[in-house]
RNA sequence: GCAGUGGUAGCUCAGCUGGAUAGAGUAACCGGCUACGAACCGGUCGGCCGGGGGUUCGAAUCCCUCUCACUGCA
Numbered sequence: 001g002c003a004g005u006g007g008u009a010g011c012u013c014a015g016c017u018g019g020a021u022a023g024a025g026u027a028a029c030c031g032g033c034u035a036c037g038a039a040c041c042g043g044u045c046g047g048c049c050g051g052g053g054g055u056u057c058g059a060a061u062c063c064c065u066c067u068c069a070c071u072g073c074a
Stems, first nucleotide, its partner, number of pairs: 001073007010026004019057001028044005050066005
């Protein structure tokens, strides 16, 4: 330099063929349970989906561009 994959909650990830208030686990916090903890059970909080632009009635999803990480080729 070229190609591919990926960037969504503090962390690990899902999200189909574009559709209505974006989800799970874990962490944190609150409660239950317990003699007290751990484990377990219930709940709460946490995101304008890497940045910018475009298409569309509607974009995490499609297109362009930039950026970061990983893999392959040279």